[in-house]
A computed fold for a 90-nucleotide RNA from a marine eukaryotic metagenome, annotated as Glycine riboswitch aptamer.
RNA sequence: CUGCGGGAGAGCUUGUCCUUACGUGAAAGCGUGCGGAUGACGCCGAAGGAGCAACCGGCCCCGGAAACUCUCAGGCACCGUGGACCGUAG
Numbered sequence: 001c002u003g004c005g006g007g008a009g010a011g012c013u014u015g016u017c018c019u020u021a022c023g024u025g026a027a028a029g030c031g032u033g034c035g036g037a038u039g040a041c042g043c044c045g046a047a048g049g050a051g052c053a054a055c056c057g058g059c060c061c062c063g064g065a066a067a068c069u070c071u072c073a074g075g076c077a078c079c080g081u082g083g084a085c086c087g088u089a090g
Base pairs, nucleotide, nucleotide: 001090002089003088004087005086006085011041013040014039015038016037017036018035020033021032022031023030024029042076043075044074048072049070050069051068055064056063057062058061
C1' cells in the first nucleotide's frame, strides 16, 4: 500500500423555499405527509486540518510529535455514506 472482517458519537428541534401525493375549494389558495435545498439554535469527533504536551532529534534555540485539546472542515432518527483504529492475508 492492497484485499477481507469488525468499527462509534451527536436534534426524527425550528424558519424559509422547491418538488410531489392526498384532502378542501369555482379558482387563486390553504392544510397535512414524503423527499430535496438553504439558514437559526443546539450538539458530536474517529476523514482531513490546527494547537499544545510527554517524549525524540539537532544544539540553547529550532524541528518532529497523540486516540489529548479546538472544532475551520466534516457529521448529527432509521437506512445509507464516510470512518481513525483493531484483526487477518499478501